This is a predicted structure of a 109-nucleotide RNA (SAM riboswitch aptamer (S box leader)) from Bacillus andreraoultii. Its Rfam family is "SAM riboswitch aptamer (S box leader)". A reference for the family is Grundy and Henkin (1998), "The S box regulon: a new global transcription termination control system for methionine and cysteine biosynthesis genes in gram-positive bacteria", Mol Microbiol. Its mean pLDDT, the model's own confidence on a scale to 100, is 85.
RNA sequence: UCUUAUCCAGAGAGGUGGAGGGAAAUGGCCCUAGGAAACCUCAGCAACAGGUCUCGCUUUAAAAGACACUGUGCUAAUUCCAUCGAGCAUGAUUGCUUGACAGAUAAGA
Numbered sequence: 001u002c003u004u005a006u007c008c009a010g011a012g013a014g015g016u017g018g019a020g021g022g023a024a025a026u027g028g029c030c031c032u033a034g035g036a037a038a039c040c041u042c043a044g045c046a047a048c049a050g051g052u053c054u055c056g057c058u059u060u061a062a063a064a065g066a067c068a069c070u071g072u073g074c075u076a077a078u079u080c081c082a083u084c085g086a087g088c089a090u091g092a093u094u095g096c097u098u099g100a101c102a103g104a105u106a107a108g109a
Base pairs, nucleotide, nucleotide: 001109002108003107004106005105006104007103012042013041014040015039016038020031021030022029025083026082027081028080043075044074045073048071049070050069051067052066053065054064079102084099085098086097087096088095089094
């Protein structure tokens, strides 16, 4: 970089640190000296891949299920919300639905 799948669920304490953070830009809205980012320790969530087991079967497998052992990931707010397009509602502001773009994670190339 490409492909596929998922993204309205779930899960935090302590230590170091010392002012930012919520991916980038703009706008909004939030978090933060009652301590941001980052790092470390422990704990937890989930079940993407591997593994084990169950089920299944003449046999092997698929499908389905369980576990949470391994590799990742994650643990404020829907990916915090909007941005581009389409549709619907509305006198307007605006709201709702949906597609795309971007992003995140996993697996593969």